[in-house]
C1' cells in the first nucleotide's frame, strides 16, 4: 500500500428497510426467621462518526475513525 471482518444497553451478543431486543449486571417489590436461589415490574441506547439513496436507514451505498485478520 491492497483486500476482508467487526463496531448495537455497564458486559457478552441478536436484529440485514417499517415502534431497537435477549442473557448477565443494576434499581424497586414479592417470597424466607435470615441469606442464597426463584418470581413480578422498571431504569438504562442520538445503533462508532459524517454524508448519500429512500415515504421511511441500526439495516443499502460512499467516505472516514477504531480494533482485528490476510496479501504484498
Nucleotide at each position: 500500500g491492497c483486500u476482508c471482518u467487526u463496531g448495537u444497553a455497564g458486559c457478552u451478543c441478536a436484529g440485514g428497510g417499517g415502534u431497537a431486543g435477549a442473557g448477565c449486571g443494576c434499581g424497586u417489590c414479592c417470597u424466607u426467621g435470615g441469606u442464597a436461589a426463584g418470581g413480578a415490574c422498571g431504569a438504562g441506547g442520538u445503533c462508532g462518526g459524517c454524508g448519500g439513496u429512500u415515504c421511511a436507514a441500526a439495516u443499502c451505498c460512499g467516505c472516514u475513525c477504531a480494533a482485528g485478520a490476510g496479501c504484498u